The prediction has a mean pLDDT of 85. A computed fold for a 109-nucleotide RNA from a Planctomycetota bacterium, annotated as SAM riboswitch aptamer (S box leader).
RNA sequence: ACCUUAUCAAGAGUGGCUGAGGGAAGGGCCCAACGAAGCCACAGCAACCGGUCCCGAUGGGAUGCAGGUGCUAACUCCCGCCCCCGAUGACGUGGGGGGAAGAUAAGAG
Repeated sequence: ACCUUAUCAAGAGUGGCUGAGGGAAGGGCCCAACGAAGCCACAGCAACCGGUCCCGAUGGGAUGCAGGUGCUAACUCCCGCCCCCGAUGACGUGGGGGGAAGAUAAGAG
């Protein structure tokens, strides 16, 4: 890097260093000198894996644990492709479902 499975409407930020970008990509729309991204420190959220305990046990539940990750603006910020509903002369707009892509975890070759 590719592949498989699961989840993605909830949750959680301050300080220091530094100094112009960032939100994956395209289009939007946002965030940013009242400080972006990055790094560091501390704090927090969650509970995928691991641990411990319980049960009716290929599983389920509880627990945040000196363990392994992850995360802490906006639904994955929104949209793109397909289908349905409503409306329309038609398109667009609106609502719903499914894809695609992406993110994270665990695993396989």